[in-house]
Molecule: Fluoride riboswitch aptamer (crcB RNA motif)
Organism: Eoetvoesiella caeni
RNA sequence: GGCGCGGUGGGUGGUGGGGUUCACCUGGAACCGCCUCGUACUGAGGCCGAUGACUCCUGAGAGAUC
Repeated sequence: GGCGCGGUGGGUGGUGGGGUUCACCUGGAACCGCCUCGUACUGAGGCCGAUGACUCCUGAGAGAUC
């Protein structure tokens, strides 16, 4: 210096933060939503959602009551 394995740490899982937990990546990385049309592209239109999952807070939206 290179390769492999393990631990720890860190990062990621379509929009913020905390807790618990799962998965993936470990740097040329993981990840960067879905559907329809079609001229298949650097196009057009539509849809859900602050979670990967559960929960709490914050923000946004809708409805009801005082």